[in-house]
Order: sequence, then structure tokens, then C1' cells
RNA sequence: GAGUCGGUCAGGCGAUCGCUUUCCAAACGUGUUUACACGCUUGGGGGGAGGAAAGUCCGGGCUCCACAGGGCAGAGUGCCAGGUAACGCCUGGGGGGCGAGAGCCUACGGCAAGUGCAACAGAGAGUAUACCGCCCAAAAAUGGGGUCAGCCCCGUUUGAGUGCCACUUGUGGCUGGGUAAGGGUGAAAUGGUGCGGUAAGAGCGCACCGCGCGGCUGGUAACAGGCGUGGCGAGGGUAAACCCCACUCGGAGCAAGACCAAAUAGGAAUCCAUCAGCUGCGGCCCGCAGUGGAUUCGGGUAGGUCGCUACAGGCAGGUGGUGACACCUGUCGCAGAUGAAUGAUCGUCCACGACAGAACCCGGCUUAUCGACCGACUC
Repeated sequence: GAGUCGGUCAGGCGAUCGCUUUCCAAACGUGUUUACACGCUUGGGGGGAGGAAAGUCCGGGCUCCACAGGGCAGAGUGCCAGGUAACGCCUGGGGGGCGAGAGCCUACGGCAAGUGCAACAGAGAGUAUACCGCCCAAAAAUGGGGUCAGCCCCGUUUGAGUGCCACUUGUGGCUGGGUAAGGGUGAAAUGGUGCGGUAAGAGCGCACCGCGCGGCUGGUAACAGGCGUGGCGAGGGUAAACCCCACUCGGAGCAAGACCAAAUAGGAAUCCAUCAGCUGCGGCCCGCAGUGGAUUCGGGUAGGUCGCUACAGGCAGGUGGUGACACCUGUCGCAGAUGAAUGAUCGUCCACGACAGAACCCGGCUUAUCGACCGACUC
């Protein structure tokens, strides 16, 4: 100088005026026998947003509802071990990838069950494939027939293989086979490299690497090492494709929920009045029911109180652990509003101040963020 990892802070100071909450004191009002309780006013003291208060994406506490037990469906998680109240979080480790390194990233079970998918290009994309290219269409032996003979014709055997046409007589074309070495297409073409081998080729054979299977050794395990074995068209890829396997999960959320409780309306019970009137039982009579008043009770609305912030809490020290973390001791009290406070103005200094604001609480993750400082480490 360049970088990696971890942590801390989040403009400072002063003055004035406010807001909210709490404590203390006093005055007044109400209740009541003083004490006391509540309300209100004044004075004084204390506290008053965050590292993310955010997104509401996970996990838990708490509350109510549901619930014998089990299963289906649905959702989530997915290498191993540990931590934790719990987690999809964290720590340590293993495999893989990136980097010169400190270090960083990783959805990392199963395609040897089943079903599906692969555009374009390409001969062929899954029961793989023959477009170009490469190789072969020989040789030998033998039987029968024709012929004076050379030779010709028809067969058989070994063999991957015993075709046709043309001419310039060893080439070209056609046809039929062999071949996955080479070319070409593609994200991907059926283990890779080399040697041998072959007509040309090919795990066809061998060596090394890779892969599968089975023991052994080390490790709690993931896994690693090594040995043996299989030539490997078995069993290609893809599961943030359906699916399979293993494990986890009841639902709703502080507007949860608990308590106190008007006015009005409606409900139930008891008592009084049932004199008269009205309504209903088709009309009339009788009868029955309703319509009135008072008291009590219960549900419930407005409103109020609680839930509400003291806890998986912060800080310091010690012990155990590689670590996440656990335990012990000491110490601190650190917003609690509800039409919703946490602010405004001025002065001054500097490096000129980002992202942004609680609403039941806590542990995480993710996202946003001017900058400043500290520690460890690498080149």
C1' cells in the first nucleotide's frame, strides 16, 4: 500500500420554551368519623426510540378455542455432530466450488422404484444414433461339369467378408456389410489418457485415473485412507419436475383475552293493578293471551381498568467448553403512550451528520444505512 474477518458508536456542548410518564411535597374538590382513597392544580427530582424500532419471512413465550389414541390430506425441513425455550437460526466438522492468501460460497437425501421433460441445431437426445469419414466385398483348400490345354461355369469348407457397372487396369461410381477412433451439431453424444491390438475399429487386452460392489483401518458421525474385486452400453442428465424416503408441525392472534359497568332498547322472575278501553282466538257471549306500574336478576353496548413491560434482561468478574453456549457471584432498573408523548427555537464547534421511528414481549434472518473508531489476520 492492497485486502479479509470480528466488534463499538450513530453529530457534540450550552440556553430557552414545551409534551409524556413516574416519585416527592403543598393547596383545592369529592367520598367518608380522623386516618385514607380518587380527581385536579402548582413546585421540585428521575426516565423517555433503534441497530435496524422496518419487511412480517421463520421460531418461541403468553391468551382463547379445539383435542383419548392413530391415520389421511396439507405445509415445511433435508451432509454430520452439538447449542438453544425453539427455529428454516447459531457453532464446530465433512464433501464440493472460488481465491496467491487471510478467507468466502454451498437446497449437500434418493433418477440402481414409477411417471415425465430436454427449445434450436443435429444422422442420432434414451430401447441412443451411421450424415461426412475409415475399412471390407480377399486368400486358401476341395467336389462336380465343360475344354486338348490355359481356363471357364456351378457348389462346399475355413473366414467379418467370396457383389454389380464403367474405363485410362487400379481407380471411380452404385449396392451390401463392418466401425463410435476422427469430423460436424449441441448445454449435454454412452467413462478419460496412453500403449498394444485390428481389415478398420472398439474395455477387445493392459497400465494409470475415474466409477460400482465387498471387507479392513481411523473417526461419535458425515466421511477419509487402503485392500480386494467387476471391464464399466450394468446404472447418461434433471427431484427449488411430479414423486419416494426420513423428520417436524392443531387453529387463531393483545382488536388475543380477563374484570368493572351507565343511558336506551330488549329478556327472565316476583309483586301490585287487573276498573275501563284496545288487539288476537272467523262474528256474538263466556273464557284465555297480550297491552300498565314497581322491584330484583342475568346477558350485553358506550366507557373505564388490567393484560403492559422485571425479563430465555443489561453490565462486570470467575469456572467449564475449540466454539455456539452453560453455570456461579456481584451489581443495575433502562419508554410504556392509546386521536397515540419522545419535540421546537437560538448560539457554538467539527469530520457538516445516513437509513429511519416503539404499540404484547423475546430469539433470529433479510433488507436500508453519512461516516468514525478499535482488534485480529493475509499478500

This is a predicted structure of a 379-nucleotide RNA (Bacterial RNase P class A) from uncultured Halioglobus sp.
RNAcentral holds the sequence, with entries from MGnify.
Its mean pLDDT, the model's own confidence on a scale to 100, is 76.